[in-house]
């Protein structure tokens, strides 16, 4: 914003999670291009790896109460490392406000790491009438 109330359509914002092609009943397949993530050497670091398992995505750790309990752990709360909005031309920064601080995998192993090998492009969400400083853009007089 539109509407037949069932939803469409447009713009932000989180986030790797976008764009395009083809096929198709698909929220599905297949490709491609960009984006993200493990994994894997020599060199050179670290050092003692060692069951109190270890590791990985991710801002999502940590501590402290209270419960609840098969004693390993599980449930609530407060607060925290830490993120994210406010920044609607883009970009950095203060000050106040506001939300978030989850889950999930590997399976006894993984440092880094070139060639190499491999996974993933989901989900959410509408938000102060904020205050201010500096920097490029860009358009008017």
């Nucleotide at each position: 914003g539109c509407u037949g109330u069932g939803g469409c359509c447009c713009c932000g914002c989180c986030u790797a999670a976008u764009c395009c092609g083809c096929c198709g009943a698909a929220u599905g397949g297949c490709g491609g291009a960009c984006c993200g993530g493990g994994g894997g050497a020599c060199a050179g670091g670290c050092u003692c790896u060692c069951u109190u398992g270890g590791g990985g995505u991710g801002a999502a750790u940590c501590u402290c109460g209270c419960c609840c309990c098969c004693a390993g752990g599980g449930g609530c709360g407060a607060g925290u490392a830490g993120g994210g909005c406010u920044a609607a031309g883009c970009c950095u920064u203060u000050c106040g406000g506001c939300c978030c601080g989850a889950a999930c995998c590997c399976g006894u192993c993984a440092a880094c790491u070139a060639a190499c090998c491999u996974c993933g492009g989901a989900g959410g969400c509408g938000u102060c009438g904020g205050a201010a400083a500096g920097g490029c853009c860009u358009u008017g007089g």

c-di-AMP riboswitch aptamer (ydaO/yuaA leader) from bacterium HR24, 141 nucleotides, folded computationally.